[in-house]
Predicted 3D model of a 530-nucleotide part of an RNA (large-subunit ribosomal RNA, domain I) from Sunxiuqinia elliptica. Rfam family: Bacterial large subunit ribosomal RNA. Model confidence (mean pLDDT): 83 of 100.
Context: one part of a larger RNA
RNA sequence: GGCGCACGGGGGAUGCCUAGGCUCUCAGAGGCGAUGAAGGACGUGAUAAGCUGCGAAAAGUCGCGGGGAUCGGCAAAUACGAAUUGAUCCGCGAAUCUCCGAAUGGGACAACCUGAUCGCAAGAUCAUCCGGCUAUGCCGGAAGCUAACCCAGGGAACUGAAACAUCUAAGUACCUGGAGGAAGAGAAAACAAAAGUGAUUCCGUAAGUAGUGGCGAGCGAACGCGGAACAGCCUAAACCAGUAUUGUUUCGGCAAUAUUGGGGUUGUAGGACCACGAUAUUCGAUAGUACAUUAAGUGGAAGUGUUUGGAAAGACACAUCAAAGAAGGUGAUAAUCCUGUACACGUACAUUGUAUUAAAGAUAGUGGUAUCCUGAGUAGGGCGGGACACGAGAAAUCCUGUCUGAAUCUGCCGGGACCAUCCGGUAAGGCUAAAUACUACUGAGAGACCGAUAGUGAACAAGUACCGUGAGGGAAAGGUGAAAAGCACCCUGAACAAGGGAGUGAAAAAGUACCUGAAACCGUGCGCUU
Numbered sequence: 001g002g003c004g005c006a007c008g009g010g011g012g013a014u015g016c017c018u019a020g021g022c023u024c025u026c027a028g029a030g031g032c033g034a035u036g037a038a039g040g041a042c043g044u045g046a047u048a049a050g051c052u053g054c055g056a057a058a059a060g061u062c063g064c065g066g067g068g069a070u071c072g073g074c075a076a077a078u079a080c081g082a083a084u085u086g087a088u089c090c091g092c093g094a095a096u097c098u099c100c101g102a103a104u105g106g107g108a109c110a111a112c113c114u115g116a117u118c119g120c121a122a123g124a125u126c127a128u129c130c131g132g133c134u135a136u137g138c139c140g141g142a143a144g145c146u147a148a149c150c151c152a153g154g155g156a157a158c159u160g161a162a163a164c165a166u167c168u169a170a171g172u173a174c175c176u177g178g179a180g181g182a183a184g185a186g187a188a189a190a191c192a193a194a195a196g197u198g199a200u201u202c203c204g205u206a207a208g209u210a211g212u213g214g215c216g217a218g219c220g221a222a223c224g225c226g227g228a229a230c231a232g233c234c235u236a237a238a239c240c241a242g243u244a245u246u247g248u249u250u251c252g253g254c255a256a257u258a259u260u261g262g263g264g265u266u267g268u269a270g271g272a273c274c275a276c277g278a279u280a281u282u283c284g285a286u287a288g289u290a291c292a293u294u295a296a297g298u299g300g301a302a303g304u305g306u307u308u309g310g311a312a313a314g315a316c317a318c319a320u321c322a323a324a325g326a327a328g329g330u331g332a333u334a335a336u337c338c339u340g341u342a343c344a345c346g347u348a349c350a351u352u353g354u355a356u357u358a359a360a361g362a363u364a365g366u367g368g369u370a371u372c373c374u375g376a377g378u379a380g381g382g383c384g385g386g387a388c389a390c391g392a393g394a395a396a397u398c399c400u401g402u403c404u405g406a407a408u409c410u411g412c413c414g415g416g417a418c419c420a421u422c423c424g425g426u427a428a429g430g431c432u433a434a435a436u437a438c439u440a441c442u443g444a445g446a447g448a449c450c451g452a453u454a455g456u457g458a459a460c461a462a463g464u465a466c467c468g469u470g471a472g473g474g475a476a477a478g479g480u481g482a483a484a485a486g487c488a489c490c491c492u493g494a495a496c497a498a499g500g501g502a503g504u505g506a507a508a509a510a511g512u513a514c515c516u517g518a519a520a521c522c523g524u525g526c527g528c529u530u
Stems, first nucleotide, its partner, number of pairs: 001529009015515001016479002020450002022447007029439002031145002039100003042055003046078001050074002061094006070082003105114003115126004128142006149180001150178005160167001164214001190197002201228005211219002232431003235375001239262010267409001269374004273368004282362002286358007297345003303318005319336002321325001327339003380404008390416001411426005466473002486514001489501004
């Protein structure tokens, strides 16, 4: 030196565990903000660095309700206190709420500086924009933040086409604006096809079909059918009446413009108008009442003995309850020990729902047809683009930058060039629940999801420490024991190190470098061997 055996150190794998995650389901909620938000700075405790709470009334103040013995957060300890005259704690409501921040008296390098007016003082007011009005003012509103979902305005490239330019990726990512609990769409100028359907939205199918396409790569419907959910309405105009102003006047009026009210709303055309007839029917904002729902919470069945053990919930024996044998805890595995569970009960403010009462208000018919009305720089057209599954194509349909530009119900539009017949509809104003999308947030629950190099980056003072001028990047780190009973006392030692005794404990080879404690690596002893 090697090999082997034994015993250690070292290290933190493995096993077991879970305080945290991940993905869903059901229900709720779907916003907060000038009454100053979100987010912060600085403070605040007897002692106080961090987290949490709170705000100079500062781990808190007040009221009401619950609850019933301890309490002064995480977090031990000391000191000092509070509490059956009901504390701590829980629920609801109220008060206070420094400074910054939309930040708003002015300024500024956020958490700072500095004014004016009123007022004895305390304190209050003073930004900008928009709308209305009785207008140097008053009243009301806006702003900023927020996970996804939604609508609109802009809008890539990588990539694919095995290169690349049309095309694709994709109207995606991203930017901007805006809204709501959903948004958008929506009551046929729709589809269809000789038969019919009857607003919109969503799902399944039709169908990877018809098409489209350097007919490449690719893109990709609709009709119809089956479901979910269902809901329909209001105006403009004709006509009538009023008000104001202007013009005109023979002072009787008339006309124009603006505006208010009535009327009226559709395709088998309807309405005005004329004639007849009637107050029916249906709906109903909002308010009251009753009931239900909803907070903290209350009640809530039934087990003992022996035995092993440190400990019984295990084993054995004999019992009990069950509208409760979900779950968690308790010194090992508990329906009957504890918290609970099934079930029953409970109420202030407030919420929601149902029923009922009152109720502003809205809502109808028949016949006639001479005249009037039925949404104009619109429909349509040319040029250039875009959207439609559809790339200009035979290219209908929709939108419009530009130039043009009708008809008026004997009207007009559509049915994929265009024409005729036929059929369907009635544009150029508006509103509309549900079925659908999403989950930052709250409650209840689930998992052939993870179990500390996993699962969130984060089970721990985690978006912390640390890095970076900055945008930004971004960790590591869980486990004594049933209970601290966390080793009094003695010894060695320079020792507040460490160790040896002693003691606690079931165990200290569980001693806070703490469950288990693999391997690498480092030793000690012995054996064999060179």
The organism belongs to Sunxiuqinia, within Bacteria.